This is a predicted structure of a 266-nucleotide RNA (Bacterial large signal recognition particle RNA) from Gehongia tenuis. The gene name in the source record is ffs. The prediction has a mean pLDDT of 76.

């Protein structure tokens, strides 16, 4: 130095969670790196930290280990945005409402402001007239085969006669009913009128006269002063998502080094 054959070792990591602590099922994440069985109401171990049991590879590019570059991802935190959401009217923010002043605006006034006094009207009562509505009266015209009246032709009846009677049709008048008119009267009523009269009330509106002399109004804007409001805004708790930074774990992966058997044969 070769060559056989074995044996330490190796056959994936990492993050969070969970644990006294460590692996491990499970989750996430790089990434392809045996296989059964237990195992989150946990399984199995003790700092040399999963066990039980099978396979395959194996002393060097492959196992161990030291430093550096480079980093997927993951966990924590300040700040700063988003998105939803709880509370909050002593937050007078944007608002809204009432009340009050009256600086500004309009508007109105010497063609007389507010304001006093007198008096009318609206309002209520009682009356009267109108006017509508029934209803009576009144006119007009119809209107009775008898059972209304006046005439009463024919005919009847009474008488010797003269003459008398009672009457039916017509006619003409009326009663009771019917129609018209609604003119004049009379009675009674009223969700009808403001015409008229007398009372009453005295708050408001309108209007007339006197009086007075420069104001008024509170519409807008503004100034006070109570209140009212979670619809925006602010304020504030929190919970999701982004982004920068800060720290922390860190696989994968580059390089530069170091460490590390045994047996036998030649």
């Nucleotide at each position: 130095c070769c060559g056989u054959g074995c044996u330490a070792g190796g056959c994936g990591g990492g993050g969070a969670g969970u644990u006294a602590g460590c692996g491990g099922u499970g989750c996430c994440u790089u990434g392809u790196a045996c296989c059964u069985g237990c195992a989150a109401u946990c399984c199995g171990c003790u700092a040399c930290a999963g066990c039980a049991g099978g396979g395959c590879u194996g002393a060097a590019u492959u196992c161990c280990u030291g430093c550096c570059c480079g980093g997927a991802g993951g966990c924590u935190u300040u700040u700063u945005g988003u998105u939803g959401u709880g509370a909050g009217g002593u937050c007078u923010g944007g608002g809204c409402u009432u009340g009050g002043u009256a600086a500004g605006g309009a508007g109105u006034g010497u063609u007389g402001a507010u304001g006093g006094u007198c008096g009318g009207g609206u309002c209520c009562c009682g009356u009267g007239c109108a006017a509508u509505c029934a209803g009576g009266c009144u006119u007009u015209g119809u209107g009775a085969a008898c059972c209304c009246u006046g005439u009463c032709a024919g005919g009847u009846c009474c008488g010797g006669a003269a003459g008398g009677a009672a009457g039916c049709a017509g006619c003409a008048g009326u009663a009771a009913g019917c129609a018209a008119a609604u003119g004049a009267c009379c009675u009674g009523g009223u969700g009808u009128g403001c015409c008229g009269c007398g009372g009453g009330a005295u708050g408001g509106c309108c209007u007339g006269g006197c009086u007075g002399g420069a104001g008024c109004c509170a519409c807008c804007u503004g100034c006070c002063a109570a209140g009212u409001g979670u619809c925006c805004g602010c304020u504030u708790g929190g919970a999701a998502c982004a982004a920068c930074g800060a720290g922390u774990c860190g696989a994968g992966g580059g390089g530069c080094g170091g460490g590390u058997g045994c047996a036998c044969g030649g």